[in-house]
RNA sequence: GAUGAACGCUAGCGGCAGGCUUAACACAUGCAAGUCGAGGGGUAACAGGAAGUGCUUGCACUUUGCUGACGACCGGCGCACGGGUGCGUAACGCGUAUACAAUCUACCUUAUACUAGGGGAUAGCCUUUAGAAAUGAAGAUUAAUACCCUAUAGUCUAUUAAUAUAUCCUUAUAUAAAUAGUAAAGGUUACGGUAUAAGAUGAGUAUGCGUCCUAUUAGUUAGUUGGUAAGGUAACGGCUUACCAAGGCGACGAUAGGUAGGGGCCCUGAGAGGGGGAUCCCCCACACUGGUACUGAGACACGGACCAGACUCCUACGGGAGGCAGCAGUGAGGAAUAUUGGACAAUGGGCGCAAGCCUGAUCCAGCCAUGCCGCGUGCAGGAAGACUGCCCUAUGGGUUGUAAACUGCUUUUAUAUAGGAAGAAACAUUUCUACGUGUAGAGAUUUGACGGUACUAUAAGAAUAAGGACCGGCUAACUCCGUGCCAGCAGCCGCGGUAAUACGGAGGGUGCGAGCGUUAAUCGGAAUUACUGGGCGUAAAGCGCGCGUAGGCGGCUUAGUCAGUCGGAUGUGAAAGCCCCGGGCUCAACCUGGGAACUGCAUUCGAAACUGCUAAGCUAGAGUUUGGUAGAGGGCAGUGGAAUUCCGGGUGUAGCGGUGAAAUGCGUAGAUAUCCGGAGGAACACCAGUGGCGAAGGCGACUGCCUGGACCAAAACUGACGCUGAGGUGCGAAAGCGUGGGGAGCAAACAGGAUUAGAUACCCUGGUAGUCCACGCCGUAAACGAUGUCAACUAGCCGUUGGAUUCAUUUAAGAAUUUAGUGGCGCAGCUAACGCGAUAAGUUGACCGCCUGGGGAGUACGCCGGCAACGGUAAAACUCAAAGGAAUUGACGGGGGCCCGCACAAGCGGUGGAGCAUGUGGUUUAAUUCGAUGUAACGCGAAGAACCUUACCUACCCUUGACAUCCAGAGAAUCUGUUAGAGAUAGUAGAGUGCCUUCGGGAACUCUGUGACAGGUGCUGCAUGGCUGUCGUCAGCUCGUGUCGUGAGAUGUUGGGUUAAGUCCCGCAACGAGCGCAACCCCUAUCCUUAGUUGCCAGCACGUAAUGGUGGGAACUCUAAGGAGACUGCCGGUGACAAACCGGAGGAAGGUGGGGAUGACGUCAAGUCAUCAUGGCCCUUAUGGGUAGGGCUACACACGUGCUACAAUGGUCGGUACAGAGGGUUGCCAAGCCGCGAGGUGGAGCUAAUCCCAGAAAAUCGAUCGUAGUCCGGAUUGGAGUCUGCAACUCGACUCCAUGAAGUCGGAAUCGCUAGUAAUCGCGAAUCAGAAUGUCGCGGUGAAUACGUUCCCGGGCCUUGUACACACCGCCCGUCACACCAUGGGAGUUGGCUGCAAAAGAAGUGGGUAGACUAACCUUCGGGAGGUCGCUCACCACUUUGUGGUCAAUGACUGGGGUGA
Repeated sequence: GAUGAACGCUAGCGGCAGGCUUAACACAUGCAAGUCGAGGGGUAACAGGAAGUGCUUGCACUUUGCUGACGACCGGCGCACGGGUGCGUAACGCGUAUACAAUCUACCUUAUACUAGGGGAUAGCCUUUAGAAAUGAAGAUUAAUACCCUAUAGUCUAUUAAUAUAUCCUUAUAUAAAUAGUAAAGGUUACGGUAUAAGAUGAGUAUGCGUCCUAUUAGUUAGUUGGUAAGGUAACGGCUUACCAAGGCGACGAUAGGUAGGGGCCCUGAGAGGGGGAUCCCCCACACUGGUACUGAGACACGGACCAGACUCCUACGGGAGGCAGCAGUGAGGAAUAUUGGACAAUGGGCGCAAGCCUGAUCCAGCCAUGCCGCGUGCAGGAAGACUGCCCUAUGGGUUGUAAACUGCUUUUAUAUAGGAAGAAACAUUUCUACGUGUAGAGAUUUGACGGUACUAUAAGAAUAAGGACCGGCUAACUCCGUGCCAGCAGCCGCGGUAAUACGGAGGGUGCGAGCGUUAAUCGGAAUUACUGGGCGUAAAGCGCGCGUAGGCGGCUUAGUCAGUCGGAUGUGAAAGCCCCGGGCUCAACCUGGGAACUGCAUUCGAAACUGCUAAGCUAGAGUUUGGUAGAGGGCAGUGGAAUUCCGGGUGUAGCGGUGAAAUGCGUAGAUAUCCGGAGGAACACCAGUGGCGAAGGCGACUGCCUGGACCAAAACUGACGCUGAGGUGCGAAAGCGUGGGGAGCAAACAGGAUUAGAUACCCUGGUAGUCCACGCCGUAAACGAUGUCAACUAGCCGUUGGAUUCAUUUAAGAAUUUAGUGGCGCAGCUAACGCGAUAAGUUGACCGCCUGGGGAGUACGCCGGCAACGGUAAAACUCAAAGGAAUUGACGGGGGCCCGCACAAGCGGUGGAGCAUGUGGUUUAAUUCGAUGUAACGCGAAGAACCUUACCUACCCUUGACAUCCAGAGAAUCUGUUAGAGAUAGUAGAGUGCCUUCGGGAACUCUGUGACAGGUGCUGCAUGGCUGUCGUCAGCUCGUGUCGUGAGAUGUUGGGUUAAGUCCCGCAACGAGCGCAACCCCUAUCCUUAGUUGCCAGCACGUAAUGGUGGGAACUCUAAGGAGACUGCCGGUGACAAACCGGAGGAAGGUGGGGAUGACGUCAAGUCAUCAUGGCCCUUAUGGGUAGGGCUACACACGUGCUACAAUGGUCGGUACAGAGGGUUGCCAAGCCGCGAGGUGGAGCUAAUCCCAGAAAAUCGAUCGUAGUCCGGAUUGGAGUCUGCAACUCGACUCCAUGAAGUCGGAAUCGCUAGUAAUCGCGAAUCAGAAUGUCGCGGUGAAUACGUUCCCGGGCCUUGUACACACCGCCCGUCACACCAUGGGAGUUGGCUGCAAAAGAAGUGGGUAGACUAACCUUCGGGAGGUCGCUCACCACUUUGUGGUCAAUGACUGGGGUGA
């Protein structure tokens, strides 16, 4: 796009079309084929007339075919048309073109001729009779355009023979001769009949070509193919029969199976094609199923007959009837398809002289949005962009929206009323005219189902009339709410797991519109079967390789021919349809006139280039001959040496062998090793080479014989002999199979030893088939160049093998050209890219093979081959939305290269064991609040939980609230006491009257009340901001322009050096730039300048028991401001003359001096909604708020981080010495006094370089302890206290006395550290009422080691592989278990179709005929001819039996396959 559609929702009108696609299933009822009295005998019904009867009009009855007419019957014509359906049919069925010299044709037309004379029956009617009925039977009688006989016959048919003409083979035509065969009446005509000829129409037959799928259907056929003869037919013919011959068809697809009516045409498409075969037209077939004939011009007959079968109905049970695939209609089936309507008015058909009758053909109407077309549901104005409502919102507003309201206008349609066609022409009747008296013409009268129609006018009034789908992308159209991987959506991709433009609803929007969507099937897009118009190196796809049959294709020249080809003409290609131009319905759809077209077929006339064919030639393709050349080409026979193994002998002694390391194994019975000799089998080192040969597989010592091919050179010869190649046939690695040999080494299977969690493996020791030979099978390989064969053409350069020619040379070597191979690069071109590139994957030609998404599956079944193994051919169901190629960027690798880091190594000290502290898990609990969870959670948030904190639990209370804003009312605020209570709270008593004021009131504050609202440490860190961790202080991450690439992308950023560094230098299709690195900042190390108190004190002076205590000083230290200094600056060497590195000098410091701050692009949905902020959701007398008590401190256990130890480098006691950095008024707190002590008392000083905390400790000098669970260690516990604080019970710290646990240096494993570092020692601070072994700082003492980068971990750059991209914590294979699905096998079972061999034999036709019967004609009257019935033979439908084939369904069990969290 389109549909004979269906379904869902919806629906105003009209026109034109269409309407059982399924059950060719079954059918109730009505109708669908009759007509003619001008064929006949007649008269049942109707009407009229006549006559008669009833007393007459009138009425009634009877008789009468007299008339109009006419039931039934005889007869004629029709019923073979029209209408329906698509079962069957793969066929001369259909289409197209021919042919019939091989045919028929009623009615119709034309022409000629004729139409004479006779006869016997029969239906009806009547009588009788059988039967329920259907239907008969007998007798009597009767007519015809029914039937029969004869005559006539120039014509026709058949036979015989003849002549002429013509042709297309049989032959045809014409002429004349012999035999046989017709007629029907009525009658004035008309209409008829017969014969013949012709026409027209219709039919029959034959032939060429075309006409679906399957080869997993390859052979088929016996009346089969042909002939002769006969029969039969309208007619040819094996159409039928007898005889004879053995043919016919088939790879150009016979036969078989499946499916199917064919065509004009219809849909689609640019076309070629693809799909279809409704309506309309043509042909065919069929009429309940099967068979058969009759009648007839025509049938093997839809509404005829006979028989058989199934089914239905009637029945008196004896017997009968029926056939909607005609129109309606019913049931059934189905997703689904209409009225038991009107009329013959028109068109047409049958009959008839006609009137006319019949006509479910037809014309109309009814139903159905089934389709196409047309019309309408109003139009114009109207912004305050109205109110309200819905929806959204940033709460300002926006949108619905000119929409509505309102004003004006119009009236199609619907409604009502009135009018009202065309379709009608005729026939007939009648009048007139003409002529030939039955024809023609003219006029008048007459005929409408539709139809209450179309159409027109009038009336009233916006009045009567809008929906469905969609809105994530494709694809036009976006928001809110609900839901929460649920419910659901979905054409594909895919949406949905709490902010869904994708589900459902709503608002809004988009595109259509009386329709809109969905489903089904079809064409297009799809160049996705490629004729037009595709491919095969790697995506699917070149047979493993030759030879060769059919076939296809084929060199140059000449002549002929005209089959192909091209052109002209003629015929045909039905109509309708499509297209063009007109016309008619108001337009359109629709109808209609004309044209064009129908690309085809046939005939005919031409052309002769090309192809074909015929003939004759040619030599460029191909081949033959001659002379040479190289070679692992093949076959057979023989020969050789090295090596392994074995055997014999000698020497010789303890191991050998093997491995990563070992063991099994061999060896004192003498191995291995070594020497000599022998046996046997297999393979042929070096040469050896992208060297050679061969079609491929493949071929490797040497010699001989036989043999194939290739190449080179030059001449001669043949004369297209060629290329390809379906089938076919041969060769064909390895393994394997059969028979017989052989067997040294190697070595599946097997055994043992190792390895390992295991090890049916890799490794080792052995070892059998096999490997070898002969003969025969198998026929496959990543049989690969993943590249079929042949031929031609198209830049170059460099190797190499075999020849030839030329040049040059003393030889060897060499150079150039050419040819046949074999390699490496590379231009053009091709390619998706990779790549190919004269050895093409380039440009062309010829032929063959093969492919058409992945899996299922190279599988099943069938067939063929094979001894088997197995091979060849080769599906489907089902399932997925991918599978695949090439390249790109990453990531990864038990890949490679380079480099770095306390990464390893070298060291020092720890952890892991003990006790305790602290955090976590787990468990427990009313609660043990919450978060953090590998590194990168776990002395973390928490720089400090007794109450508070506090978020948790229990109990008791409050509800506009503890807190904010607004409103109303009251009251100053505030303070004090008292009662109840655990307290919150509630009650009560009292004190208190403030500030500003324009005197109205106002601002704070408190209480009460109402509603907006507050409040939430409730959820979501996977909705977020901010902040933070981590890779990582690693050296990286990018951009602009340019260039390259189809593109993703690349280049730059890679490379050579160098660096801590993408640091710098050089090079380079790149040139630049940004964020990072470095530097700039702070501290520290040296010096200088300035300043000099609270700090300092060298010199001067004073003073003290002593002290910078004092005067003074400004030198020093120090303090804190500013400067200097370090830059590879200098020298030497290395390097590329670079960057840089190494060494040195100077210097306080030397190569970023040391430390800090500083953290690129990004990663981890990393962490945090409980710091804070915040979207959404949730709670609102509670998930909010208050209070008391409890809990966060629990404790079989596990882990992390620490402290203290285990002791003598130590403990204890005593003496002596030296810091830095901090803090301090709610504070630090001195001296003094008290206490063993914690501490108390006390109060000076200090808002701090002034006073205080504040005694530094290790150290050092002495003493003691003597290796012990101790004079180590200090847990635990008892008692007594101190301090803080409302309060130390749960649950603080400290002190004293007593107690004195584990622990004697810590398994596997693991951590930190490279210098003022580790280790060790103490001091301070934050938090804090109190409460550090933690954290953050400070100084004191102060080491060891680094060969080096193999390994572990992490990281950077380059490169490589990749089936990974959530990126190796990736991906992914197979079994097993479970569920579901389809399928193969399967003892079988059931059904359909069918072959063969038989049986059977109704009706019918044909043949025969003993029997019976018999009108026409003949008769010699006896009968005969002829016919009918019966019987019988042949053919044959239904049916039956046996045995095969094939298809389908089903089947216990079973095989594999697919899918699944």
Small-subunit ribosomal RNA from an uncultured Gammaproteobacteria bacterium, 1461 nucleotides, folded computationally.
It matches the Rfam family "Bacterial small subunit ribosomal RNA".
Its mean pLDDT, the model's own confidence on a scale to 100, is 84.